[in-house]
């Protein structure tokens, strides 16, 4: 320098041919339970790397950028 892959909640990971309000586990938090704590039970917050484009509709498709990984020279 060229090309390829990846980026979703604090962590790990789903999401069908583009379709309805983006989900599960762990963690966090509030409440219950308990003499207290753990465990357990119930509730809650938190998410699509950024900016544009296409579309009635984008986590998903397109472009540029950012970050990470790889191949060739």
């Nucleotide at each position: 320098a060229u090309c390829c892959c990846c980026a979703u909640a604090g962590g790990c990971u789903a999401a069908u041919c583009g379709g309805a309000u983006a989900a599960a586990c762990c963690g966090c938090u509030c409440g219950g339970c308990u003499a207290c704590g753990a465990a357990c039970c119930g509730g809650g917050a938190a998410u699509u790397g950024a900016c544009a484009g296409u579309u009635c509709g984008a986590g998903u498709c397109u472009g540029u950028c950012u970050g990470g990984g790889g191949a060739u020279a």
The RNA shown here (transfer RNA) has 73 nucleotides and comes from a Lachnospiraceae bacterium. Rfam family: tRNA. From the family's description: Transfer RNA (tRNA) molecules are approximately 80 nucleotides in length. Rfam links the family to the GO term triplet codon-amino acid adaptor activity. The RNAcentral record of the sequence draws on ENA. The prediction has a mean pLDDT of 80.